Lysine riboswitch aptamer from Marinococcus halotolerans DSM 16375, 180 nucleotides, folded computationally.
Its Rfam family is "Lysine riboswitch aptamer". The literature on the family includes a 2003 paper in Proc Natl Acad Sci U S A by Grundy et al., "The L box regulon: Lysine sensing by leader RNAs of bacterial lysine biosynthesis genes".
It was read from a public genome assembly, where an Rfam model found it.
Of the family's consensus pairs, 94% are formed in the model.
Model confidence (mean pLDDT): 78 of 100.
Parts: sequence; structure tokens; C1' cells
RNA sequence: AGUGAGGUUAGAGGCUGCGAAAACUAUUAGUACGCUUUAGGAAGAGAAUGAGCUCUGGUGAUUAAAGCGGAAAGGGGUUUUUGCCGAAGCUGCGAACGACUCAAUCGUUCAACGCUGGUCUCGUAUUGAAUAAAUACGGGACUGUCAUACAGGUUUUCUGUAUGGAGGGCUAUCUCACGC
Repeated sequence: AGUGAGGUUAGAGGCUGCGAAAACUAUUAGUACGCUUUAGGAAGAGAAUGAGCUCUGGUGAUUAAAGCGGAAAGGGGUUUUUGCCGAAGCUGCGAACGACUCAAUCGUUCAACGCUGGUCUCGUAUUGAAUAAAUACGGGACUGUCAUACAGGUUUUCUGUAUGGAGGGCUAUCUCACGC
């Protein structure tokens, strides 16, 4: 020189890298909802289904029309600040919590030695007010990294093209053990 250790430390991918918070803002929407008037006349509400329980209702509910007023949450965009490079996201035959109670169902949170290198885009499905956005599957393009092959070159190694792999990776550095 070398081999092994998911070993230590520090880094890179990008000008839309990945998240978080705050402010402003478009949409949601002239919707939900409230009040008034008119019509009407017995049921209606507590997310949707069934059962219960509670509340409202001839002092006129639910419903329909007109008028006056008029939101919010989630998701999106811009700016600023900030944590970082499995950054982060997804995945539940499980657990906990929640919606008046039970059942069923739904929603939120929590997981990996399970998947994804990253970004964009198209199609299908789901969620959603949405043609926004997200997720899953499939396809395509670009890009970073390593390996292999070929070519060029200013030839310690660099550039380009093609193919392929995956972040448990890659680059640099250090430590330990083995061995020379």
C1' cells in the first nucleotide's frame, strides 16, 4: 500500500434542496350563519347510519323566496426569520385520544434494520369547494453521486457519451482491530 468496522468528525447535490414559525394576501364566498318580511303548518337538531339520551318547536320550528349584514378552518402564494442534508415524506391486521352515550364508522397522534437520492411533469384513483395542493400506483424528462465501457485531453487525474446501482450511499478526514 491493503482488509474490516451501518465506527468518528466535517461537508456536497439546489437559484423552487427539505421542514418549522410569523406577518400579509387570493380562493373558499356573498357560501355557512344571524336578523326582518312573506308563504307554509309539525316536526327538527346534537358530523354521516342504527338505538338511546338531551335540547328547540302552534309564543309557528324544519323548509322556500326576498332584503340587510356576513365568517372561519384546512390547503395555496409572497416576504422575513430559523432548524437542517433521511434533510423529509409515506406506510398500521396495532395503540392512545376525540366527536352527548353505545355499536359500527370517521378523524388526529404515535412506528420500522419497510419504501423513496432529489426536482419537475403526464395519466388513473383517493382526499378536497377547486382545474389549487397532497398521497398511492404507473410513465417520461432533468439533475447530483458512484461503478463499468468507449473517446478526447493540458494525461497524479480531468471532460464528454452510454449503461447500470442506491442515501445503510458519496467526498474528505480521523480512530480501532487484523495483516505486511